[in-house]
Molecule: THF (Tetrahydrofolate) riboswitch aptamer
Organism: Caloramator sp.
RNA sequence: GGCAGAGUAGACGAUUGUGCGUUAAGUGCCAGUAGGACGGGAAGUUGCCUCUGGACGAAAAGCAUUUGCUUGCGAUGCAAUCGUUGCAUUCCGCUGCC
Numbered sequence: 001g002g003c004a005g006a007g008u009a010g011a012c013g014a015u016u017g018u019g020c021g022u023u024a025a026g027u028g029c030c031a032g033u034a035g036g037a038c039g040g041g042a043a044g045u046u047g048c049c050u051c052u053g054g055a056c057g058a059a060a061a062g063c064a065u066u067u068g069c070u071u072g073c074g075a076u077g078c079a080a081u082c083g084u085u086g087c088a089u090u091c092c093g094c095u096g097c098c
Stems, first nucleotide, its partner, number of pairs: 001098005010085010020074003029054004034050003040092004060071004
């Protein structure tokens, strides 16, 4: 120098546990002179997350009787386990071979 490869955060799905909402928050959608994170190092997006604003919008029932219990419901939050995927991308580094 050439060729090949590995590794993160995280994302998604299933199961279990535990919460929240059911007086509608959350999820999903749209917008932004906003903020943040992104393999070991550097840079970093039209992607991701957060924040703010906007539009849309729902499944309750039973028992109890003072706000409780049970069964449901919600593109519902979090955690654990398993599985799938995985640095947007660029350069360097790492491993193997030549």